About this RNA:
A computed fold for a 73-nucleotide RNA from Chamaesiphon sp. 341R_metabat_111, annotated as transfer RNA. The prediction has a mean pLDDT of 80.
[in-house]
RNA sequence: GGGGUCAUAGCUCAGUUGGUAGAGCACUACAAUGGCAUUGUAGGGGUCAGGAGUUCGAGCCUCCUUGUCUCCA
Numbered sequence: 001g002g003g004g005u006c007a008u009a010g011c012u013c014a015g016u017u018g019g020u021a022g023a024g025c026a027c028u029a030c031a032a033u034g035g036c037a038u039u040g041u042a043g044g045g046g047u048c049a050g051g052a053g054u055u056c057g058a059g060c061c062u063c064c065u066u067g068u069c070u071c072c073a
Base pairs, nucleotide, nucleotide: 001072002071003070004069006067007066010025011024012023013022019056027043028042029041030040031039032038049065050064051063052062053061
C1' cells in the first nucleotide's frame, strides 16, 4: 500500500424482510432480614463509531472517514 472482519447501555453480547432499540451482569430505590449476603418488585442508563446518500421510514442498504482484528505484498 491492497483485500476482508468488527464497532449497539458501564461490561459481555443479541437484534429474524428496512417498520416502537433489547437481554444478562452491573447501578439506583423499595420490600423481606437485627445486619451482611441473597431474593423479589420497580426504575435510571443509548448521537446504534463519525459524516453523507437512497427510502414514506435506516442499527440494518450504498459511499467516505476513524479505530480494531486479520490476510496478502